Context: one part of a larger RNA
RNA sequence: GCCAGUCUAGGGAAAUCGGCAAAAUAGAGUCGUAUGUUUGCUAUAGGACUUGCCUAUGCAGAGAUGCAUAGGUCGCAGUGACAAGGAGGAAGCGACUGUUUAAUAAAAACAUAGCUGACUGCUAAGGAGAAAUCCUUUGUAUAGUCAGUGAGGCCUGCCCAGUGCGAGUGUGUUAAAGUUGGUUUCAACCGACCUAAGCCCUCGUUAACGGCGGCGGUAACUCUGACCGUCUUAAGGUAGCGUAGUCCCUUGUCGAUUAAAUGUCGACCUGCAUGAAGGGCUUAACGACUUCCUCACUGUCCCAGACUGGAGCUCG
Numbered sequence: 001g002c003c004a005g006u007c008u009a010g011g012g013a014a015a016u017c018g019g020c021a022a023a024a025u026a027g028a029g030u031c032g033u034a035u036g037u038u039u040g041c042u043a044u045a046g047g048a049c050u051u052g053c054c055u056a057u058g059c060a061g062a063g064a065u066g067c068a069u070a071g072g073u074c075g076c077a078g079u080g081a082c083a084a085g086g087a088g089g090a091a092g093c094g095a096c097u098g099u100u101u102a103a104u105a106a107a108a109a110c111a112u113a114g115c116u117g118a119c120u121g122c123u124a125a126g127g128a129g130a131a132a133u134c135c136u137u138u139g140u141a142u143a144g145u146c147a148g149u150g151a152g153g154c155c156u157g158c159c160c161a162g163u164g165c166g167a168g169u170g171u172g173u174u175a176a177a178g179u180u181g182g183u184u185u186c187a188a189c190c191g192a193c194c195u196a197a198g199c200c201c202u203c204g205u206u207a208a209c210g211g212c213g214g215c216g217g218u219a220a221c222u223c224u225g226a227c228c229g230u231c232u233u234a235a236g237g238u239a240g241c242g243u244a245g246u247c248c249c250u251u252g253u254c255g256a257u258u259a260a261a262u263g264u265c266g267a268c269c270u271g272c273a274u275g276a277a278g279g280g281c282u283u284a285a286c287g288a289c290u291u292c293c294u295c296a297c298u299g300u301c302c303c304a305g306a307c308u309g310g311a312g313c314u315c316g
Stems, first nucleotide, its partner, number of pairs: 002310007010302002014300001019297001027051005036041001038151001052073009074078001086295007093287002098110002114149007126135003152282004157212003162209002164205005170200001172199002178193005213231005240274001241271001252268006
């Protein structure tokens, strides 16, 4: 020096990507408990006090004993060892319990109840099989299958031009077959009529795939532009949220926090390139999730030291 531990004056996160690790808290009884809330919870919130043994009395019990009150008594220490939550505040994401990369990822990923759409009237739709047949199902639209979204609350704007899907319609187009004409000995060949789906045409449909503008002028300081003009589109992004897990410029600007802040939180909006079931915003509870702060605590550190056990080393 290595591994596993024990202790450490003063300081107490200054260490570090980050309190990683360690320390601290801890049982039981009594009191008491903010904020938020879907009234269930949050909650063992946070916080305060007590805790051994002996005796007496009362109550309960069949008793062993237990509880309450009072008195006494020992120790530094009474859940005396063991066992045994650190706590709080603020954001993001996901509602929650659950599931997952057996052996580098447990999560914000998957699932979920709820919501919506499509198909399906039963010999159903869908699926397996070459078939017989089978599953769904000994079910029957309050059912089954498929797809999207993902508790709850408030909501879910505009666009059917393109692509898709559905419906309709016709002296549009149109194959083979059929009918018929020409040529011909026949076959072949050439033409006409008839004509399905499809395409074309006309509608519908976005919780279908998807999409959701530019330029110029304008108010009694300046700035800004409710307002106006113009080009243009299928329609020109509504509510909400917004420097975001989305913002390049960017460490945006202001405020709070710090002595000091590329951090975090609250605002602002000039959104490179937010935005409404590829859901938008919010939300109690929950989370070995991610981020920031505070208290407590500490050898993480200032800055190291001492000790215990083991491996290592030498000999056998």